[in-house]
Context: one part of a larger RNA
RNA sequence: CUGGGCUUAAAGCGUGCGCAGGCGGUCCAGCAAGCGUCUUGUGAAAUCCCUCGGCUCAACCGGGGAAGUGCAGGGCGAACUGCUGGACUUGAGGCAGGUAGGGGCUGAUGGAACCAUGAGUGGAGCGGUGAAAUGCGUAGAUAUUCAUGGGAACGCCGAUGGGGAAGCCGAUCAGCUGGGCCUGUCCUGACGCUCAGGCACGAAAGCGUGGGGAGCAAACAGGAUAAGAUACCCUGGUAGUCCACGCCGUAAACGAUGCACACUAGGUCGGGGCAGCUCUGACGCUGUCUCGGCCGAAGGAAAACUAUUAAGUGUGCCGCCUGGGGAGUACGGUCGCAAGGCUAAAACUC
Numbered sequence: 001c002u003g004g005g006c007u008u009a010a011a012g013c014g015u016g017c018g019c020a021g022g023c024g025g026u027c028c029a030g031c032a033a034g035c036g037u038c039u040u041g042u043g044a045a046a047u048c049c050c051u052c053g054g055c056u057c058a059a060c061c062g063g064g065g066a067a068g069u070g071c072a073g074g075g076c077g078a079a080c081u082g083c084u085g086g087a088c089u090u091g092a093g094g095c096a097g098g099u100a101g102g103g104g105c106u107g108a109u110g111g112a113a114c115c116a117u118g119a120g121u122g123g124a125g126c127g128g129u130g131a132a133a134u135g136c137g138u139a140g141a142u143a144u145u146c147a148u149g150g151g152a153a154c155g156c157c158g159a160u161g162g163g164g165a166a167g168c169c170g171a172u173c174a175g176c177u178g179g180g181c182c183u184g185u186c187c188u189g190a191c192g193c194u195c196a197g198g199c200a201c202g203a204a205a206g207c208g209u210g211g212g213g214a215g216c217a218a219a220c221a222g223g224a225u226a227a228g229a230u231a232c233c234c235u236g237g238u239a240g241u242c243c244a245c246g247c248c249g250u251a252a253a254c255g256a257u258g259c260a261c262a263c264u265a266g267g268u269c270g271g272g273g274c275a276g277c278u279c280u281g282a283c284g285c286u287g288u289c290u291c292g293g294c295c296g297a298a299g300g301a302a303a304a305c306u307a308u309u310a311a312g313u314g315u316g317c318c319g320c321c322u323g324g325g326g327a328g329u330a331c332g333g334u335c336g337c338a339a340g341g342c343u344a345a346a347a348c349u350c
Stems, first nucleotide, its partner, number of pairs: 004321003007304002012318001014201004021194003025088007033081002035077008049065006091191001092188003095184005103177007110154001114150008125136002162169002206247006215241002220236004258317006266295012299306002323350003332343004
């Protein structure tokens, strides 16, 4: 150097975009850098190998040869890689016509519930628990009716369902906007795949400034329980949860499964299209493309399981792993307002 792995044993970056790099479709012609073959020079001697010879043999020594997988030059070859030129359409993209959707952003509106305030009825309890108590209530609570105000979340539909790269996205309406899928096969003509660095997005909590604050609720206070109770239960309750702008950059960020392409039995259910058949046609059936599930053959796997949504068979590219603890820590660097993040050891020990 080669050789092994990454669902659950150590191991897929949270996700995307993408420069460099690596890799790259079909056909024709040319070049000859890689490649093949022949040849020239060189590749010191000794050593190793072959052969002949000298010490009575051998070790040892001498002569000759071969080899020296390397480097440089030259001739020839053109299948493959590369390069140049040309052509192509199946990869990729575009165009046209359709289509589904909680995809994103902004604004407006609505009803249920809740809380507060005002007013009416009413008159002693309410609330809470395993049982209680703290708490609330004759300054009129709870209950009930109406009005006004407020903030947050959108029941049913709702699904094993849909959309999004992921995080995530769910009332209604309007505006702006991204992507997907199907049909036509009209256009471009390899424009592609992956991606170290880089850039962007990224739940919750947390941070900064300014608002907002109904309910809920870390911290905190009180009441219980208990041997204790810095808890579980109860009554309260502040940050926070909400909005705007700016940070943070983490997660069991999970399918614990990187992306792309090709190939390898089927069956069934669901979502979105298109085509055909049934005189028309709802319905249905058949075919096809696409997305989401379940079962299952071959194969794979230590097994669980997986199986056209692969963990099968292959190719390309990236990331990562190498016994447990120490430790995702110290130190250094870098980012951050901070909290802390990223990168990342060793001694020692089993």